Predicted 3D model of a 160-nucleotide RNA (FMN riboswitch aptamer (RFN element)) from an Actinomycetota bacterium. The sequence was found by an Rfam model in a public genome assembly. The source organism's lineage runs through Bacteria, Bacillati and Actinomycetota.
RNA sequence: GAAGUUCUUCGGGGUCAGUGAAAAUCUGAACCGGCGGUGAAAGUCCGCGACCCGACAAGCUGCCUGCGAGGGCAACAAAGAUCACAAGUCUUUGGGUUUGGCGGUUGAUUUGGUGAAAUUCCAGAACCGACGGUUAAAGUCCGGAUGGUAGAAGAACUAG
Numbered sequence: 001g002a003a004g005u006u007c008u009u010c011g012g013g014g015u016c017a018g019u020g021a022a023a024a025u026c027u028g029a030a031c032c033g034g035c036g037g038u039g040a041a042a043g044u045c046c047g048c049g050a051c052c053c054g055a056c057a058a059g060c061u062g063c064c065u066g067c068g069a070g071g072g073c074a075a076c077a078a079a080g081a082u083c084a085c086a087a088g089u090c091u092u093u094g095g096g097u098u099u100g101g102c103g104g105u106u107g108a109u110u111u112g113g114u115g116a117a118a119u120u121c122c123a124g125a126a127c128c129g130a131c132g133g134u135u136a137a138a139g140u141c142c143g144g145a146u147g148g149u150a151g152a153a154g155a156a157c158u159a160g
Stems, first nucleotide, its partner, number of pairs: 003158008015029004030140002032129002034048004043127002052104003056100006062073004076094007109125005131143003
């Protein structure tokens, strides 16, 4: 001094008022901005992550049956019926579940200025924000989540 392995730590921010029976959800005003990259600092460029969906692989999974392939039931999930609602019951469909990588899905910007270089800086004007919940529609409240993750920092070891 670059690389690999293992381990440790860290790893998302933000609200008030009005109306109303009811809103941190509407209206008005305000506030917030994960990670890597980039000729120069990015919510809006390029890519990644979180949520959701799909097929695949591996693991796990109650009872009965079958030499076996497999089949049936239960459980679970979704839809429908019954029902004021819920639960329960019935019908239909799908075995279920965990992990993994892969694929899909997943929002939004312009004008002027400076400069060698900026959709990143400065000035102006805009725009965007998963899913479930809620006496009323949510980027800001509650929840899955004391979770997961893009990644960041550090330590030890390894061969050269």